Record summary:
Predicted 3D model of a 97-nucleotide RNA (SAM riboswitch aptamer (S box leader)) from Desulfatitalea alkaliphila. The prediction has a mean pLDDT of 79.
[in-house]
Formats: sequence, C1' cells, structure tokens
RNA sequence: UAAUCAUGUGGAGCGGCGCGAGGGAACUGGCCUGAUGACCGCCCGGCAACCUGACCGACAAGGUGCCAAUUCCAGCCCGCAAGGGAACACAUGAGGU
Repeated sequence: UAAUCAUGUGGAGCGGCGCGAGGGAACUGGCCUGAUGACCGCCCGGCAACCUGACCGACAAGGUGCCAAUUCCAGCCCGCAAGGGAACACAUGAGGU
C1' cells in the first nucleotide's frame, strides 16, 4: 500500500496516568461533545467484524481491528409524509501490487 471482494442501523470503561484545545474522516448545512480535561499517547479492562484455531454449531481470543451518539444526521432519486433505495467518499478485514 493500487485494482478487486466483503461488511459498515449490532456489540464493548464517564477506568488510571500524561498532554493541554479543540474533537466528531473530506466539503456544505446542522447537531452533539470538550478545562467536571475531550482528541491523542501509554497501561489495564472489554467487544467479537475479518483472518486463525477448524469441517457445521456453540466456543476461544493467536493476527489485525474496535469500545459517545447509525459512517452522529442531511446532501442524489422515489414519496404528501412516514419511510425506502442508490451513488460518491471513508473505515475495517481479506487480498495482492
């Protein structure tokens, strides 16, 4: 870390220490959250999406990953609305370049 494939309405700490101002992927509009210390880093704890154990189911937690709110909501199309569907992008895994 290219193309490709699969999944993304579920699950899981308001833990301890450190840092010190924004953060929630990009754009726009909202909304939420943060000095009662967020985000981020380390430690501990947990979840179980993919691979693995391993053939099926329960299970395990070895490799990644994840642990506010649906990928926080909306943007395009259908619809009076409720709602439904898709596209782009992103994230994770596999895969291979």
The source organism's lineage runs through Bacteria, Pseudomonadati, Desulfobacterales, Desulfosarcinaceae and Desulfatitalea. The sequence was found by an Rfam model in a public genome assembly.